RNA sequence: AGAGUUUGAUCCUGGCUCAGAACGAACGCUGGCGGCGUGGUUUAGGCAUGCAAGUCGGACGAUCUUAGGAUAGUGGCAAAAGGGUGAGUAACACGUGGGUAAUUUACCCUCAAGUCGGGAAUAACACCUCGAAAGAGAUGCUAAUACCGGAUGAGACCACAAGGACGUAUGUCCUGGCGGUUAAAGCCGAGGAUACCUAACAUCUUUGAUGUCAGGUACUUGGCGCUUAAGGAUGAACCCGCGUCCUAUCAGCUUGUUGGUGAGGUAACGGCUCACCAAGGCAUUUGACGGGUAGCUGGUCUGAGAGGAUGGUCAGCCACACUGGGACUGAGACACUGCCCAGACUUCUACGGGAGGCUGCAGUCGAGAAUCUUUCGCAAUGGGGGAAACCUUGACGAAGCGACGCCGCGUGGGCGAUGAAGGCCUUCGGGUUGUAAAGCCCUGUCACGAGGGACGAAUACACAAUGGUUAAUUACCGGAGUGUUUGACGGUACCUCGAGAGGAAGCCACGGCUAACUCCGUGCCAGCAGCCGCGGUAAUACGGAGGUGGCAAGCGUUGUUCGGAUUCAUUGGGUGUAAAGGGCAUGUAGGCGGCCUUUUAAGUCGAUUGUGAAAUCCCUUGGCUUAACCAAGGAACUGCAAUCGAUACUGGGAGGCUUGAGUGCAGAAGAGGAGAGCGGAAUUCCCGGUGUAAGAGUGAAAUCUGUAGAGAUCGGGAGGAACACCAGUGGCGAAGGCGGUUUUCUGGUCUGCAACUGACGCUGAAAUGCGAAAGCUAGGGGAGCAAACAGGAUUAGAUACCCUGGUAGUCCUAGCCGUAAACGAUGGGCACUAGGUGUCGGUCAGCAAUGGGCGGUGCCGCAGUUAACACAUUAAGUGCCCCACCUGGGGACUACGGCCGCAAGGUUGAAACUCAAAGGAAUUGACGGGGACCCGCACAAGCGGUGGAGCAUGUGGUUUAAUACGACGCUACGCGUGGAACCUUACCAGGACUUGACAUGUACCUGAAAGCCCGGUGAAAGCCGGGCCCUCCCUCAAGGACGGGUACACAGGUGUUGCAUGGCUGUCGUCAGCUCGUGUCGUGAGAUGUUGGGUUAAGUCCCGCAACGAGCGCAACCAUUGUCUUUAGUUGCUAACUCAGGUUUCUGAGAGCACUCUAGAGAGACUGCCUGUUGUUUGACAGGAGGAAGGUGAAGAUGACGUCAAGUCAGUAUGGCCCUUACGUCCUGGGCUACACACGUGCUACAAUGGGGCGUACAAAGAGAAGCAAAGCCGCGAGGUAGAGCAAAUCUCAAAAAGCGCCUCUCAGUUCGGAUUGAAGGCUGCAAUUCGCCUUCAUGAAGUUGGAAUCGCUAGUAACCGCGCAUCAGCUAUGGCGCAGUGAAUACGUUCCCGGGUCUUGUACACACCGCCCGUCAAGUCACCUGAGUUGGGUGCACCCGAAGUUGCCAUACCAACCCUUAUGGGGAGGAAGGUGUCGAAGGUGUGCCCGGCGAGGAGGACUAAGUCGUAACAAGGUAGCCGUAUCGGAAGGUGCGGCUGGAUCACCUCCUU
Repeated sequence: AGAGUUUGAUCCUGGCUCAGAACGAACGCUGGCGGCGUGGUUUAGGCAUGCAAGUCGGACGAUCUUAGGAUAGUGGCAAAAGGGUGAGUAACACGUGGGUAAUUUACCCUCAAGUCGGGAAUAACACCUCGAAAGAGAUGCUAAUACCGGAUGAGACCACAAGGACGUAUGUCCUGGCGGUUAAAGCCGAGGAUACCUAACAUCUUUGAUGUCAGGUACUUGGCGCUUAAGGAUGAACCCGCGUCCUAUCAGCUUGUUGGUGAGGUAACGGCUCACCAAGGCAUUUGACGGGUAGCUGGUCUGAGAGGAUGGUCAGCCACACUGGGACUGAGACACUGCCCAGACUUCUACGGGAGGCUGCAGUCGAGAAUCUUUCGCAAUGGGGGAAACCUUGACGAAGCGACGCCGCGUGGGCGAUGAAGGCCUUCGGGUUGUAAAGCCCUGUCACGAGGGACGAAUACACAAUGGUUAAUUACCGGAGUGUUUGACGGUACCUCGAGAGGAAGCCACGGCUAACUCCGUGCCAGCAGCCGCGGUAAUACGGAGGUGGCAAGCGUUGUUCGGAUUCAUUGGGUGUAAAGGGCAUGUAGGCGGCCUUUUAAGUCGAUUGUGAAAUCCCUUGGCUUAACCAAGGAACUGCAAUCGAUACUGGGAGGCUUGAGUGCAGAAGAGGAGAGCGGAAUUCCCGGUGUAAGAGUGAAAUCUGUAGAGAUCGGGAGGAACACCAGUGGCGAAGGCGGUUUUCUGGUCUGCAACUGACGCUGAAAUGCGAAAGCUAGGGGAGCAAACAGGAUUAGAUACCCUGGUAGUCCUAGCCGUAAACGAUGGGCACUAGGUGUCGGUCAGCAAUGGGCGGUGCCGCAGUUAACACAUUAAGUGCCCCACCUGGGGACUACGGCCGCAAGGUUGAAACUCAAAGGAAUUGACGGGGACCCGCACAAGCGGUGGAGCAUGUGGUUUAAUACGACGCUACGCGUGGAACCUUACCAGGACUUGACAUGUACCUGAAAGCCCGGUGAAAGCCGGGCCCUCCCUCAAGGACGGGUACACAGGUGUUGCAUGGCUGUCGUCAGCUCGUGUCGUGAGAUGUUGGGUUAAGUCCCGCAACGAGCGCAACCAUUGUCUUUAGUUGCUAACUCAGGUUUCUGAGAGCACUCUAGAGAGACUGCCUGUUGUUUGACAGGAGGAAGGUGAAGAUGACGUCAAGUCAGUAUGGCCCUUACGUCCUGGGCUACACACGUGCUACAAUGGGGCGUACAAAGAGAAGCAAAGCCGCGAGGUAGAGCAAAUCUCAAAAAGCGCCUCUCAGUUCGGAUUGAAGGCUGCAAUUCGCCUUCAUGAAGUUGGAAUCGCUAGUAACCGCGCAUCAGCUAUGGCGCAGUGAAUACGUUCCCGGGUCUUGUACACACCGCCCGUCAAGUCACCUGAGUUGGGUGCACCCGAAGUUGCCAUACCAACCCUUAUGGGGAGGAAGGUGUCGAAGGUGUGCCCGGCGAGGAGGACUAAGUCGUAACAAGGUAGCCGUAUCGGAAGGUGCGGCUGGAUCACCUCCUU
């Protein structure tokens, strides 16, 4: 830091997905050790059991006692801390900074002053009563640091009056005066110069005295307390500024509400509460009120940052404690382990009543994907109590459990190649696992065993140098030092020793993203998948294995958060066409705002101060062996506040200016708006005349009108609507929109002048107004046109397009509606940034031409911008200001709710669910019932056929035991050159063989090898058996070669896959195309070249050109043919010459190579020459000359890049798979030859241009030895016989036939035609029945020129005629391949059909139109909306009931302290049970609102390999499409009206460029 994914490819827009980090996690597989952390996120669900708050006997009485002490009660302090949780709370709850002149604070500290003197009770206890219990009550006794009066008052508070200082308004502080009110508690020690009291004991003088010791009191003193006051510290309370989630489909809320006066209440301000008065207050976009969600923060995670998400552990604050309400006590609570009441739940009960609250620590159940021990200890730290020792503390310190996280360590190290074995792969050679193992030599971390063994400990107590207090001390306070003593963890950490490599590695991935590849299995199955996507028989994507990669005691998966995502954009995005500019204007709030001076200092900037808790993060050090972890110091905490300062800019105040804006004056143009009047042309209708049979309409028709007189024509009249020409990318208007003419009223704009105002401006949420067409309401009007509707056509249908009619409507008046492709798909304003050229309106200069400047309106174009297209002073450029809008596609211009509307409907406007795309621009193709140009036997013009008949042949179908397999539009079908009687043969039936019919190798056995013959059985193959022959190489043998047998490797397969392949082939197409290098252009795909103008058979050539060249194709080179020359003459030829036979003609020989011919080498043709008023000077074209041949002379071979997964695994080759006594091999027989039928290709015909007969002429090219076969003879003939000649320019096949001459037939199913059938023969072959060919005789079918449709051919061609060859024993050949003979017709031309090429255009196609794609219906699944209702939760209002409790009132039962008194009494003050009132939780009733669950049925939506109906859209998509609206229709949709171009094509006009 990016990557994958839309396309054939590209750029862009845009979403989805991935790689990273993190977690209180969970799940799967696996698991050695240790350290440090961390662990109920869900049901704030319910809880058994134990523990979690006590302590003080130095406050008090009492009881017990081992006399040390213990403790039930009274009393004091604590229990408001610590610990838990996050339900509630959107709030001064929290954070931050301030304020309290509006407050309080127990224990603690400092300072000041005090602590006097009395009184009355009560618990414990005793005893009694009630109760199941919990517990309660009566009577009696007693104490206090418990309770209550009194005294004193430094001080405090209150009232009054005075002075001073200060301040933020109410006020605050200080000083001193007078009056009033207001306190207390004691306990524990020490002392001995003294005084007093007393128990006990002793003595004596025994009613008593004295003494001793002990105690007490007074006194002095120490410590701890107590009271008052001031201050501090700490904690708490209240108030304020700022900050703190989503929702406007929540827009109005509020009656203690807002304020005032007074009172009450509080620690304190305050409607906090109450009475009265007033009617306000909040919010309007700075979001009140309502709904939803949520504890807040320091921080944590992520991120470059800004941000985003989050708030577990730790720390601060808040809230809560079964649910709801309430107060009491207290310094502090409305109180987690206190109280009262109500409710739910659990539990005890004797049924009358009671008890309880784990959101403390453990633990349990439940729900859940999921979260621990009912441990040890107060040793440390901290809290409470105590004078202290101490006690207590589930706070805390520790241990335990869990890989939950972070960190560290280990599972060994070195050497070790025959690269062992095994596994896996293999091209069978090997490779890999792999120095890995084994083996050898070492080490000893961890774990294990043994031994030693901590830090954490400081205190406390005892002694005590010494200091303080005091008059003094043994007391008390402090205390160096010495001694004793305290450890849960723990015999742990750590150290040492011992033995031994021993006990310790897994998980995920391996198609791309993304590091890592092979085999097997599977066969769109099973499965995988984060996205793209894999799997349909060769899967690097599924499953397994081997190997590899990654991480590692973990690894993966899932979930969540941030990131990547600049994908909500402050940093840091957009809106012409991708999503996105409001239909247009006026204008409120708001935002923004010209020049100069001055002032202020709010913003802004600087400095300083305070604060920003600690922890965390960062830096530097340090401590645990290291690290994690911990500690110290620093920095930082980007913030807030205060003070001082600066004044450029912004803001506020004041003053001025004229350039922005406006006014004025003088002119101007205009379909600008509203009203009223007038005009002519045309359509229709009515009346009349003339006149007769049609008119109208269409692609063609029909419906329709017309003999009752139409249409046509002439005249007259009625009525409505619209205004030809002018007319123009001309004008006006904000937009919608505006068009005859006259007139009235009226808005805006422009130009010129520079007189006036003096920033008056720009934009504009809300609001208001305007707003095409259609539509609605009411009333008119109605000529034409025309939704709906009717009829006629078209059609498979035609709810359409076309035609004939036709109603709303279109028009007017008044009022609604408020939408359009309301578009420049481009919001408004201002400024700046090359030009050129039209046009409209003013104006200036000029005589004019023309030029300048202003305002509009077009086109072209630079810079710049843009994804591109394009925009470009009329910006989509460069800037500023304001508004509106967008954030993937669908669902959805939808639902629900609100608002508006008479309705139609409009406006605002989601979600569930679903997809991985949807989209823009441009590119290359392909396609078009788009265009232009060109070509082809493509059409046309011709000739001959096919389609009808019979037969041949191939195919389909059917049949069959089998009818073997392949080929299927052109490009399968006389095709696989397969010559199917056996063989072929692959098929079927039956019979046989199993190392095999065939190849190679090994081992063993055997044999002279090889060969020959015979028997049995049998259809044959085969099986069983016998005999003959008598010696190969080297040789002593062994051995070798060869044959046979047995066994093993293997053979074999026309079995499968042509969609795994090679090779070959067909086709487009012998069409003229297909590409490359370099350069250039473009972000890029790509373009250019290859397009253009000509020309050609041709991308053939020329010219031009950002292209220049080149390659594969074209052409040429090759062979054949046409002319000539030359060379060569045998087997070819024979003109002249000679000879012989014969005697015009002929034959043979010599001789010759002249000619023909043969086959070698050459020549020749190249637009080379001429003409052209053809052409661009070229290329070329047209004509001509010459020439055997003329414009490629003719005809072959030759087939570019590629297309069709075209054909072939059955020609051969070949991967994989399959069979192996069979899917192999052999044999016999059968089948491939079947036959109702359909199609293709042919042959023969239908006759006279013919048939038949007789005679007669002329080829070329081939073939021949298991061959061709002559002459001769036989046969009617096929043929037989015979065998000359010939491996062939010599011989043979071999006769060419049509033709020509003569004769006959005379238009008929024939002397046409020959099918079919019978008979007799011939040939081949082992064999002719299934199933061959030929001959002769006889028989003599259909057929009289062929429907729709369709094929071939442009010259030596078609047509007609015969000949040859391959295969082959023979033949089904009428087929195929060749050869020559005779030998035409026609082409005006390119409109149309088919195919092809080039350019261009549109495209929603790219598997490429056999494309894509829309809607209804039918089926399944899913979510949502609605729905009679039903059910649950929340909440508002009204009313009822009204617990506890506070408070008000009453207080008659009752009552110790104080007062009075006649005193065990009575009264008063006061308290208080109780009663009653307000408020008041839960509950109840009624009525609204909100949010859910279920719901028959209904509506649409989404998705789902192969359902139905049509074909709406994409090309002019076959009626251009789309938008709004109305209406109609199974459905897409059709039609009307208005609008748009985001319409193709042609023509014209205008404009621009040259």